[in-house]
Context: one part of a larger RNA
RNA sequence: CGUAUGCGGUGGAUGCCUUGGCAGUUAGAGGCGAUGAAGGACGUGUUAAUCUGCGAUAAGCAUUGGGAAGUUGAUAAAAGACGUUAUACCCAAUGAUUUCCGAAUGGGGAAACCCGGUGUGCUUUGCACAUCAUCUGCAACUGAAUACAUAGGUUGUAGAGGCAAACGAGGGGAACUGAAACAUCUAAGUACCCUUAGGAACAGAAAUCAACCGAGAUUUCCUUAGUAGCGGCGAGCGAACGGGAAUUAGCCCUUAAGCACGAGUGCGUUAGUGGAAGGCUCUGGAAAGUGCCGCGAUACAGGGUGAUAGCCCCGUACACGAAAACAAUCUCAUUGUGAAAUCGAGUAGGUCGGGACACGUGAUAUCUUGACUGAACAUGGGGGGACCAUCCUCCAAGGCUAAAUACUCCUAACUGACCGAUAGUGAACCAGUACCGUGAGGGAAAGGCGAAAAGAACCCCUGUGAGGGGAGUGAAAUAGAACCUGAAACCGCAUACGU
Numbered sequence: 001c002g003u004a005u006g007c008g009g010u011g012g013a014u015g016c017c018u019u020g021g022c023a024g025u026u027a028g029a030g031g032c033g034a035u036g037a038a039g040g041a042c043g044u045g046u047u048a049a050u051c052u053g054c055g056a057u058a059a060g061c062a063u064u065g066g067g068a069a070g071u072u073g074a075u076a077a078a079a080g081a082c083g084u085u086a087u088a089c090c091c092a093a094u095g096a097u098u099u100c101c102g103a104a105u106g107g108g109g110a111a112a113c114c115c116g117g118u119g120u121g122c123u124u125u126g127c128a129c130a131u132c133a134u135c136u137g138c139a140a141c142u143g144a145a146u147a148c149a150u151a152g153g154u155u156g157u158a159g160a161g162g163c164a165a166a167c168g169a170g171g172g173g174a175a176c177u178g179a180a181a182c183a184u185c186u187a188a189g190u191a192c193c194c195u196u197a198g199g200a201a202c203a204g205a206a207a208u209c210a211a212c213c214g215a216g217a218u219u220u221c222c223u224u225a226g227u228a229g230c231g232g233c234g235a236g237c238g239a240a241c242g243g244g245a246a247u248u249a250g251c252c253c254u255u256a257a258g259c260a261c262g263a264g265u266g267c268g269u270u271a272g273u274g275g276a277a278g279g280c281u282c283u284g285g286a287a288a289g290u291g292c293c294g295c296g297a298u299a300c301a302g303g304g305u306g307a308u309a310g311c312c313c314c315g316u317a318c319a320c321g322a323a324a325a326c327a328a329u330c331u332c333a334u335u336g337u338g339a340a341a342u343c344g345a346g347u348a349g350g351u352c353g354g355g356a357c358a359c360g361u362g363a364u365a366u367c368u369u370g371a372c373u374g375a376a377c378a379u380g381g382g383g384g385g386a387c388c389a390u391c392c393u394c395c396a397a398g399g400c401u402a403a404a405u406a407c408u409c410c411u412a413a414c415u416g417a418c419c420g421a422u423a424g425u426g427a428a429c430c431a432g433u434a435c436c437g438u439g440a441g442g443g444a445a446a447g448g449c450g451a452a453a454a455g456a457a458c459c460c461c462u463g464u465g466a467g468g469g470g471a472g473u474g475a476a477a478u479a480g481a482a483c484c485u486g487a488a489a490c491c492g493c494a495u496a497c498g499u
Base pairs, nucleotide, nucleotide: 001498002497003496004495005494006493007492008491009490015484016448017447020419021418022416023415024414025413026412027411028410029408030407031163032162039101040100041099042055043054044053046078049075050074051073061095062094063093064092065091066090067089070082071081072080106115107114108113116132117131118130119129120128121127122126134160135159136158137157138156139155140154141153142152167198168196169195170194171193172192178185182232208215209214219246220245221244222243223242229237230236250400251399252398258337259336260335262332263331264330272320273319274318278293279292280291282289294311295310296300302314303313304312349373350372351371352370353369354368355367356366359385380395381394382393383392384391435442436441455483458470459469460468461467
């Protein structure tokens, strides 16, 4: 030095576990905000720090209701205090308070700071309270050039502003890519930007289809169908009629829906209450396990308890409450509100140029419109895919309308041939933290003693160390806080053999 065996160190794989995630189902809710939001800063305790709660009334105040023998949030003890049959404390509802910043709104500003005006009151070198942004609508008063007026100004009053996950509508609108290159085309009206709304939105009661039979608003799904078509007829794009379903609702000189006002019943939500039935024995540190004998079940869902519990605990099935107060839902009724038109004219239609239609201008109908034009008036007009006739069908140029449909920041219950700490969210843990970056932004690692801290009194070595040895606790300390299990690499010690 190597090999083998044994015993250790190091290390943290594996197994087991789950406070956290992921994906859904069924309901609810679908907004918050000048009555100052979302989000923060700073405070606030017997408190030094952080989290949670709260706001100078500051881990809280009031009222009503429900529980209640314990309580004073967590790390986290200690001290002091409150309370025990109901003003401790906890839960629910409704109120009060709610610093400063933030749309932030008196002006400014390097957010959480600085500096004011006006009015009122007072205990008057000042203090307290209130108020003062902008835009829009309406009303009144004023009022230029300029006579009437108008613009402008002032005051009052009402509204708006900002935030928020996806879903909606509208206005703009790429490129990579594909075409095996590339230009029409595609990707795609996608991504992205802007405006704006609702719990859904949009659409919607035929100037619609159909085909000589007829249907009867809109929306969504299945089909028709990868069909008819479009297409450097390339790549690709791609309907409709009809059929079957979901849901159905119609209306506009005062009616449906909506909105406002009012009333009422029931259901439900926001605290809760009751809620069956087991003992002995053995093993063990511990019984829920073994053995024996019972019982409940409209309850053998689930969880906990020193191992595996229907009958120990919390629960569960079921039953009750929901009274006062409050919120919202639903239903009903009343009254009111509400847009336009003498049924729609610079409209329909036309020409030129675009766009939308599955349809790239094509033989191209239909819809839309930037420019230029421009009818008829129900004895009329539009459409039926060039165009004309016949026939059929409908009535534009005004408006409202629930449901079926889309989505889930959020609440509750439940489910999983979903994950189980390199997985599952980036985040099971004080994580969008530490840390990195001028910034936009990027972005971790990190779970497990034990049933219970019973967390090792006391003694010894030592630097009044680190670490260890005794003692003690415990079922176990090779469970000792660097703590369940404790693999491998790697490093030793002992023994044997080889060289």
Description: This is a predicted structure of a 499-nucleotide part of an RNA (large-subunit ribosomal RNA, domain I) from Corallincola platygyrae. The source organism's lineage runs through Bacteria, Pseudomonadota, Gammaproteobacteria, Psychromonadaceae and Corallincola. RNAcentral holds the full RNA, with entries from ENA. Model confidence (mean pLDDT): 84 of 100.